Annotation
A computed fold for an 84-nucleotide RNA from a Patescibacteria group bacterium, annotated as transfer RNA. The sequence was found in a public genome assembly. Lineage of the source: Bacteria > Bacteria candidate phyla. The coordinates come from a structure-prediction model, not an experiment, and the mean pLDDT is 80. Rfam family: tRNA. Rfam classes the family as a transfer RNA.
C1' cells in the first nucleotide's frame, strides 16, 4: 500500500432472512442457609428523567437506505492476520 476478519452491559459472549438488543456464564447487589464464613439456594442487576405510571437514550466514531439497523451501504479511529 492492497486484501481479509473484529469492536456489543463491570469481564466474556450471543443475538445468521433487517423485526422485543443484551440469551447464557462470570462479576455484583439484597436474602435464605450458618456461631461466623466459604460453598450452595434464591431474586434483582444497561443509562438517565420520574413519587408512580412511564419517557428518553444505548451495538467504535460520523453519515446514508428502510416503516424498521448490531445485521446493508459510504467514509473515519482502532485491533488481529495474510500479501507485497
Nucleotide at each position: 500500500g492492497c486484501c481479509g476478519g473484529g469492536a456489543u452491559g463491570g469481564c466474556g459472549g450471543a443475538a445468521u432472512u433487517g423485526g422485543u438488543a443484551g440469551a447464557c456464564g462470570c462479576a455484583a447487589u439484597a436474602g435464605a442457609c450458618u456461631c461466623a464464613a466459604a460453598a450452595u439456594c434464591u431474586a434483582u442487576c444497561g443509562a438517565u428523567c420520574g413519587c408512580a405510571a412511564g419517557g428518553u437514550c444505548a451495538u467504535g466514531a460520523g453519515g446514508g437506505u428502510u416503516c424498521g439497523a448490531g445485521u446493508c451501504c459510504c467514509u473515519c479511529u482502532u485491533c488481529c492476520g495474510g500479501c507485497a